[in-house]
Overview
The RNA shown here (transfer RNA) has 72 nucleotides and comes from a Parcubacteria group bacterium. NCBI's taxonomy places the organism under Bacteria, Bacteria candidate phyla. It was read from a public genome assembly. Its Rfam family is "tRNA". Gene Ontology term of the family: triplet codon-amino acid adaptor activity.
RNA sequence: GGCCCUAUCGUCUAGUGGUUAGGACGUGUGCUUCUCAAGCAUAAAACCGGGGUUCAAUUCCCCGUAGGGCUG
Numbered sequence: 001g002g003c004c005c006u007a008u009c010g011u012c013u014a015g016u017g018g019u020u021a022g023g024a025c026g027u028g029u030g031c032u033u034c035u036c037a038a039g040c041a042u043a044a045a046a047c048c049g050g051g052g053u054u055c056a057a058u059u060c061c062c063c064g065u066a067g068g069g070c071u072g
Base pairs, nucleotide, nucleotide: 001071002070003069004068005067006066007065010025011024012023013022018055027043028042029041030040031039048064049063050062051061052060
């Protein structure tokens, strides 16, 4: 240099065009407990950036950025 793959809450992840963007761990609050832990309830928290297609894009296309793989 060429080709391919990936990018979603703090972390790990589900989501093949119309979902309230879901779950687990973690975090906050409350209950429980002498206290802590555990348990239960509840809350906050995310679509890498730009453009395009479409009535509608996290999802499809293009460019870029970052990471990974193969290879001259």